Order: sequence, then C1' cells, then structure tokens
RNA sequence: GUGUCCCCCACUGGAGAGAGGCCGCCCCCCGAGGCGGUCCACCGAAGGAGCAAGUGCGGCAUCGUCCGCGCGAAUCUCUCAGGUAAAGCGGACAGAGGGGCAGCG
Repeated sequence: GUGUCCCCCACUGGAGAGAGGCCGCCCCCCGAGGCGGUCCACCGAAGGAGCAAGUGCGGCAUCGUCCGCGCGAAUCUCUCAGGUAAAGCGGACAGAGGGGCAGCG
C1' cells in the first nucleotide's frame, strides 16, 4: 500500500400475523389509552433448536448401499424466546461509508 471473510460504529431500505377474551393496576388526558398477568388464535426476519449431501471416530461370526455416536447450511423446518392496528421500538437480510483484522506486496 492492498485488504476477501469476519468484528465494531453510525446511515439508508426492510416483511408477516387478533385495535382478541378475561382479570388487575395507572392517569392533566378516561381513551379502540398505557402497563402487567392469564387463556385462545396467529406470524417468523432478534436470539435459540432440528437436518441433506458430505465427513470424523468406533463396532463386527457377518466388512456392508451395514450399525452406533459426532461434525454438518439456508430465506427450509420448529415456534422455546420474540412478535401480531397506526406511530414508535425492534428487525433477518441488502446497499453504501468509516474503523479494526488474517494474508499478500
């Protein structure tokens, strides 16, 4: 100097699904208000969990397209967590910027 992946910072875009029932508390505002608990329904895109090919180790009268235990991705699956009017917050992921860093020169 360059600098993939990855990490950090702030920016932009960013979906889905009950303004559900009951109970309790709160209030300059008495409201389709806010918060909490509980029950039912629903969503998947914080986080978490599951596995395909492949692969590691072990087992055996049997050596196998065998058996057992692991590793193993997602926008797939689950729905523990989270969420379900608008706004706000959050938000996987994507884009561009700054910083860090392996490596290389």
This is a predicted structure of a 105-nucleotide RNA (Glycine riboswitch aptamer) from a Burkholderiales bacterium. It matches the Rfam family "Glycine riboswitch aptamer". Its family is annotated with glycine biosynthetic process in the Gene Ontology. Model confidence (mean pLDDT): 78 of 100. NCBI's taxonomy places the organism under Bacteria, Pseudomonadati, Pseudomonadota, Betaproteobacteria, Burkholderiales.